[in-house]
RNAcentral holds the full RNA, with entries from ENA. A computed fold for a 708-nucleotide part of an RNA from a Candidatus Woesearchaeota archaeon, annotated as large-subunit ribosomal RNA, domain II. It matches the Rfam family "Archaeal large subunit ribosomal RNA". On this family, see Yusupov et al., Science 2001: "Crystal structure of the ribosome at 5.5 A resolution".
Context: one part of a larger RNA
RNA sequence: GCCAGGGAGUUUAUUAAUGUGGCGAGACUAACCAAACGGGAGUCGAAGGGAAACCAAAGACCGCGCAGGUAACGAGGCGGUUAGGUGUGAAAGUGCCUAUAGUCACAUUAGUUUAACCCGAAACCGGACGAUCUAAUCCUGGGUAAGGUGAAGUAAGAGUAAGAUCUUAUGGAGGCCUGAAGAGAUGCUACGUGCAAGUGCUCUUCUAACCUGGGAUUAGGGGUGAAAAGCCAAUCGAGUCCGGUGAUAGCUGGUUCCUAUUAAAAUUGGCCUUAGUCAAGUCUUGACCGAGAUAGCCAACACUGUAGAGAUACGGAUCUAAGAUUUUUGCCUGGAAACGGGUGGGUCUUUCGUCCAACUCCGAAGGUGUUGGCAUUGUAGACGUCAGGAAACGGCGUAUCGAUUUAAGGUCGGUGCGCGAGAGGGGAACAACCCAAACUGUAGUUAAGGCCCCUAAAUACUGUUUAAGUGUUAAAGGGUGAAAAGUGUCGUUAGCCAUAGACAGCAAGGAGGUUGGCUUAGAAGCAGCCUUCCUAUAAUAAGUGCGUAACAGCUUACUUGUCGAGGUUAACGGCCUUGAAAAUGGACGGGACUAAAUCAGUUGCCGAUACUACAGAUCACUGCAAAGUGUAUGGUAAAUAGGUGUACUGUUUGAGUAGAAGCUCUUCUGAAAAGGAGGGUGGAUCGGGUAGUAAUAAGAAUCCUGGU
Numbered sequence: 001g002c003c004a005g006g007g008a009g010u011u012u013a014u015u016a017a018u019g020u021g022g023c024g025a026g027a028c029u030a031a032c033c034a035a036a037c038g039g040g041a042g043u044c045g046a047a048g049g050g051a052a053a054c055c056a057a058a059g060a061c062c063g064c065g066c067a068g069g070u071a072a073c074g075a076g077g078c079g080g081u082u083a084g085g086u087g088u089g090a091a092a093g094u095g096c097c098u099a100u101a102g103u104c105a106c107a108u109u110a111g112u113u114u115a116a117c118c119c120g121a122a123a124c125c126g127g128a129c130g131a132u133c134u135a136a137u138c139c140u141g142g143g144u145a146a147g148g149u150g151a152a153g154u155a156a157g158a159g160u161a162a163g164a165u166c167u168u169a170u171g172g173a174g175g176c177c178u179g180a181a182g183a184g185a186u187g188c189u190a191c192g193u194g195c196a197a198g199u200g201c202u203c204u205u206c207u208a209a210c211c212u213g214g215g216a217u218u219a220g221g222g223g224u225g226a227a228a229a230g231c232c233a234a235u236c237g238a239g240u241c242c243g244g245u246g247a248u249a250g251c252u253g254g255u256u257c258c259u260a261u262u263a264a265a266a267u268u269g270g271c272c273u274u275a276g277u278c279a280a281g282u283c284u285u286g287a288c289c290g291a292g293a294u295a296g297c298c299a300a301c302a303c304u305g306u307a308g309a310g311a312u313a314c315g316g317a318u319c320u321a322a323g324a325u326u327u328u329u330g331c332c333u334g335g336a337a338a339c340g341g342g343u344g345g346g347u348c349u350u351u352c353g354u355c356c357a358a359c360u361c362c363g364a365a366g367g368u369g370u371u372g373g374c375a376u377u378g379u380a381g382a383c384g385u386c387a388g389g390a391a392a393c394g395g396c397g398u399a400u401c402g403a404u405u406u407a408a409g410g411u412c413g414g415u416g417c418g419c420g421a422g423a424g425g426g427g428a429a430c431a432a433c434c435c436a437a438a439c440u441g442u443a444g445u446u447a448a449g450g451c452c453c454c455u456a457a458a459u460a461c462u463g464u465u466u467a468a469g470u471g472u473u474a475a476a477g478g479g480u481g482a483a484a485a486g487u488g489u490c491g492u493u494a495g496c497c498a499u500a501g502a503c504a505g506c507a508a509g510g511a512g513g514u515u516g517g518c519u520u521a522g523a524a525g526c527a528g529c530c531u532u533c534c535u536a537u538a539a540u541a542a543g544u545g546c547g548u549a550a551c552a553g554c555u556u557a558c559u560u561g562u563c564g565a566g567g568u569u570a571a572c573g574g575c576c577u578u579g580a581a582a583a584u585g586g587a588c589g590g591g592a593c594u595a596a597a598u599c600a601g602u603u604g605c606c607g608a609u610a611c612u613a614c615a616g617a618u619c620a621c622u623g624c625a626a627a628g629u630g631u632a633u634g635g636u637a638a639a640u641a642g643g644u645g646u647a648c649u650g651u652u653u654g655a656g657u658a659g660a661a662g663c664u665c666u667u668c669u670g671a672a673a674a675g676g677a678g679g680g681u682g683g684a685u686c687g688g689g690u691a692g693u694a695a696u697a698a699g700a701a702u703c704c705u706g707g708u
Stems, first nucleotide, its partner, number of pairs: 001708006013112011026044003032039002048055002060081005068073001083098006117254002120251001124244006135218009144208001146178003149174001153170006182205003187201002190199002220236001222232003257643006267280005283389006292377003296374009308362001309360002315356004321350006329344006395419010424435003439616007449606003452591003458603001460602004465597001471593002484578003488575010505562005511535003516530003541556001545554002617633002619630004644697001646694010662681008
């Protein structure tokens, strides 16, 4: 891991509600006594108000009106007017109450209580048991191979006046050295279900604060501790065992048959509250009531101060320019001083501009309210009221409007829609993107999206563009693809030139005054400065670019010839290219495609649980029924309803050795839980109806026990 068996809302007391039954202004008894058809303290109800003293209540009238009904009427019900009891108050008034329904039993649901659906702490308290492990101490014993070093002291000699001192021996000190036993535990990390709940190798110490046998003592908030919160029997920041004890757990996990109806919330407020809970809202069930209700659209009227805009319409910010002012502002300066002049700074005024969440002379779209109309919905009972039961109070995404941030699959808000709790089709795959709300079956038609193959349907049609495999990617993820650039190519528009010959190419010419003047060593079209004329011409610059020291030389402008039809310029647009960089090899979903890419248009087809048709089921409603109607029938938490199965009991009715239960195979019925029939095996008990009682249903709990 798997299999089998076991395994979780139960009990007591009490309160409330609902249902059923008994009795009913009454209902019921407890322990107990008894044995009657009883007795029995008492409980709830029939009266309330008041803190208390204390006081102590109509079956009144009117209107509306559900069911029903004949139109009247109309039990209940609703509204109103009075009245009554009592508290308060001087009173007026005002609060509560009054025109009758309870009580007992059983069942169900919920609250509190009880261990209280089951399993799960770490802890806390009490009483015992432990120092055969280990810590310390005490008593009594035991142990420490071998080697090295060589303190004090001593002797002899030397030495001295005597000493000191020196030398050589002797001697054998030391928490001395090497090192075995013993004791420890530095490093390595081989082993690590082992040789071992630690071992191995290596290392430290080894006459001492040494090691060790036996016997004693100290005990749990206590001991002991050369102190690590170490050790106190593989247990220690408070031992172990038993008990309180099924401690408590707002936390984790688990919680066992079926079907049907409805169907949430992740918001607001409170709480030492943010893992929870209470109240409201939202969901559900029942009863009551009795006519409107409302998410939408249009119109009219009213309200508003956002987006935008504005600035001589205010408040304020900033900026340009000009002016005024400065008793107590800085610097320069005139003057003997008074008092000036200039220039910065401050303040004020005017002015040119720019601007504002906390500016507004203005001002949309929208939004809100009322009224009317339309629409939807409602007597098949909405809206609402009361009562019972909840769950939930971590939300998330997208479109859009904001706040905040450099940004984010960011954070914080508003509105709509979705996921949550929603399947199906599309998007390659993909909670929330597109289409679309799944009762069951069959057939057809479409949506989004597609139609070369994988893969259902066009290798469809008409026209354009692209040569980059650009692309084959709606919007999101799947990275994005900007500014800028292009004599890539296509188009649009507007000019200009052109058969009186354009543009490009080729051929010829491209001169004279003159080497213009100046400057300069030189300056001759071409270092630089100035002027930039005239002549002959088809045309030819006091020269466009090379070049020379300066000339020369080449070339251009300009002209002619040749050629023979378009050329050229600008702006804008489409597609394309460059711009363009990431780590295993690689992604249009893949193959592949020059259309099977792109733009514009056309006609078909495919394509879903959508829509339509037919048949059937359930639910709700109408109806005596038959039958019919429906825009009904996705669903987590949850509420509600009806069923299935298991064990046992009462009662009733059956089966069985001509074969019960159980097991197994086949088959039938039911929407399901489930139930029957037949065969085999088996060999003695077992069912159906009805009414009850429950240790009543298994896949999960690191579930328990056994097997494997």
Lineage of the source: Archaea > Nanobdellati > Candidatus Woesearchaeota. The coordinates come from a structure-prediction model, not an experiment, and the mean pLDDT is 80.